[in-house]
Order: sequence, then C1' cells, then structure tokens
RNA sequence: CCCCGAGAAACGCAAACCACCCGAAAGGCUGGGACGCAAAGUCUGGAAUCUACGUCGAGCGCCCGCUCGCCACGAUCGUCCGACCGCCACG
Repeated sequence: CCCCGAGAAACGCAAACCACCCGAAAGGCUGGGACGCAAAGUCUGGAAUCUACGUCGAGCGCCCGCUCGCCACGAUCGUCCGACCGCCACG
C1' cells in the first nucleotide's frame, strides 16, 4: 500500500414506535427509543418505489365545485447501481 471483516476493541449511525413542530400528501426536523448497519458516511447522477398541492385531459355540474386518469417540479435512498472520501483491525 492492497485485499479481507472477527460472537475482538475504540469511535460511530439509528428501523419500528412515541411526543412536538413543518408539509396538500409522500415525507421531514428535534428529542426519546434500538431492529439492525463496516460505509446505515457524502453526492442525489442512473434505475426503482411512494405521493399528487398543482398542470393537462375526461365526466358530472347548482358554474361554487366534485370525481376519475396522466404527469415530479415533491420525496425515499436502511431498494439496487455509480462517483468521492474515510475509523479500527485478527489474518
């Protein structure tokens, strides 16, 4: 330096759920909490998935509006791939 990742150690992260707040929703912040994680760190680029305030289209219609469908410009990324960076360490 590279590979590997242990029922090891150190430093870490934090699912479900609960409370508050934000958001139309999906979801998110903070605190609690720990199912798990050696990249469950960063980017959010590609795929995938979720949502539909709103646009557009259709139908109804009391012309106020309601319903349905499509769409991400909204999200997740603890679903996969990619890029960058990094702690410890038996071997």